Predicted 3D model of a 531-nucleotide part of an RNA (small-subunit ribosomal RNA, 5' domain) from an uncultured bacterium.
Context: one part of a larger RNA
RNA sequence: AACGAACGCUGGCGGCACGUUUUAAGCAUGCAAGUCGAAUGGGAAUCUUCCUUUCGGGGAGAGGCACAUGGCGGACGGGUGAGUAACACGUAGAUAAUCUGCCCUUGAGUUGGGGAUACCCCAUGGAAACAUGGGAUAAUACCGAAUGAGGUCUUAAUUACAUAAGUGAUAUAGAUGAAAAGAGCUUCGGCUCUGCUUAAGGAUGAGUCUGCGGCUCAUUAGCUGGUUGGUGGGGUAACGGCCUACCAAGGCGAUGAUGAGUAGCCGACCUGAGAGGGUGAUCGGCCACAUUGGGACUGAGACACGGCCCAGACUCCUACGGGAGGCAGCAGCUAAGAAUCUUCCGCAAUGGACGCAAGUCUGACGGAGCGAUGCCGCGUGCAUGAAGAAGGCAGAGAUGUUGUAAAGUGCUUUUAUUGGAGAGGAAUAAGGAGGCCAGGGAAUGGGUCUCUGAUGACGUUAACUGAUGAAUAAGCCCCGGCUAAUUCCGUGCCAGCAGCCGCGGUAAUACGGAAGGGGCGAGCGUUGUUC
Repeated sequence: AACGAACGCUGGCGGCACGUUUUAAGCAUGCAAGUCGAAUGGGAAUCUUCCUUUCGGGGAGAGGCACAUGGCGGACGGGUGAGUAACACGUAGAUAAUCUGCCCUUGAGUUGGGGAUACCCCAUGGAAACAUGGGAUAAUACCGAAUGAGGUCUUAAUUACAUAAGUGAUAUAGAUGAAAAGAGCUUCGGCUCUGCUUAAGGAUGAGUCUGCGGCUCAUUAGCUGGUUGGUGGGGUAACGGCCUACCAAGGCGAUGAUGAGUAGCCGACCUGAGAGGGUGAUCGGCCACAUUGGGACUGAGACACGGCCCAGACUCCUACGGGAGGCAGCAGCUAAGAAUCUUCCGCAAUGGACGCAAGUCUGACGGAGCGAUGCCGCGUGCAUGAAGAAGGCAGAGAUGUUGUAAAGUGCUUUUAUUGGAGAGGAAUAAGGAGGCCAGGGAAUGGGUCUCUGAUGACGUUAACUGAUGAAUAAGCCCCGGCUAAUUCCGUGCCAGCAGCCGCGGUAAUACGGAAGGGGCGAGCGUUGUUC
C1' cells in the first nucleotide's frame, strides 16, 4: 500500500460497486422453457346468427382453448470449480483430413398416390405411478411412385495447380437419390406471401492436428504390451492403434520419463521506481462438471443441470405387489463456520425462444430490499461574543488551564420534516394516411421514405420548488523510545501492559482512573493474508 475480509467500540445521508473464500454437504415450498390454431384432429365454457320448439334442444359461424399428433426451441441463456499438470489454457499456425439448424446471395423445382396412428369411444389390470386389448380418424407425421442436375458413386480421358497421398476444371457412358402445404387477394384464369425440396457460394459456430509458453518433489530413476511402427480391414463429419487381424521390435527418459503432491487456464487484479513477487472474487474469453459411476437415443449440434436407461448411496410415498426424487438456476431452509443478503417488483428497457403478426414465455435482464463490506461525495452549522462566567483539573498560594470554548446576540437551511410541481430512460410495433420505385391485365403483395400511432417495474423517481426550525446527526485509538502528543491520583514484581526494546518490588510521563493533549473521522482500532 492492498483486501470478496472477520472481530471490538461507535454510527447521519447519498451515489457507484461488492456480498457462503467453509461442506461439489443435505434440502421443505414457489418460480427458473416454452411457443405456434396461418401444419392437424378436436371441441368445454362463452359470444353471434338461424331453425325448430315438446322450451329440453338442434344446425351454422366465431372461439384468446383442455387434450393429443406435428414443427421449432429445451445443446442458448443461468450456476459451480469437484476433476484436470492435459493440446485443458494462452499464443502462433494447419485442415489438400472435416461438419455447420436458423440467417444471407444465386440457380432449379414443389407432380401424382398410399397405408397407418395419437387424442377419442368401448373394455380390462393396478393403491398409485401407469399399463394393455378392440374400434374409428387427420396432417407440413409416415411410405412408395414420377421428374430431376452442375449432387453422389462407378468407368475411361484431357488439363491447371500442387504434392506424401491429391485437389479443381472440362467432357463421355452408366447407376442412384427430392418435395408439403398454409394464408391473403382475385376479373375465378390465376397472382402474391410464408413455407417445403435440391444444388452452389457466403457468414456464423464447432471438431481435429501442430510449434512454443506457464507449479513443487530425485528423500520418485527407470517407464511402456495396443506399448512404437507397418500392411489389410472396420469405424468416424473427419486424420489417427480410434478399433481389429497379422508382421516387425520398437517408443519415452538426467534438456527429468514414470510416480507422488498441489491446482481450473487466461484477459486481468494487488504490490513495486522497475525487474520481479503474489493472486485468479466481481466483469470478459476458454475448459470441465450437474447426487456418484456407466451408457446410448433423438438431433444440424448433447453422450444433454430442470431428457431417457442401468447400477450405487440417500430421501419420500405405498394397499408391501411396487413407485417417486435430484437447487454447483432465483429466492429460501438446515448444518458447518470468524463470516456472506429478500421465500421482493416487472417484462417498461436490452437480449433470447416461438409466432405472418398481435402476442406468450423469460428468477437472463432491468430494478427495489438488507449489510459502513469497499470506494467516492456531503453533513453534524456560520458570524459575533472576556465579567476571560460557573464547573472541572493543576498549584502552598498568587494564579494557570479547559477557553471564544460555553451562555448571550445576529444569520443561514445543505441536510431533516411536511407540501407542490415534475424530466429522461420510449426507440417505435400492429394499425392508419401519403409520396416515390420495380413489376403486373387487376387486387393483395414487394422495396424505400414521410406523417400519425399504444406501452414505465423502478416511482410517493432524479433534478426543481414553498413552509418550519440550529433544528435530526461524533466517535474511535493513542500520548516511555521507535512515533505526533503529559500531569495528578490509585496500585505496589500485585493487578496489569506489551509490535520490538521493555514497564510494575511506595514518588510509574509505560498498569487503572481523571484532566489536558495528539491522530484519524462516519468511522476508528485489532487480527489475518499478499507485496

It matches the Rfam family "Bacterial small subunit ribosomal RNA". Its family is annotated with ribosome and structural constituent of ribosome in the Gene Ontology.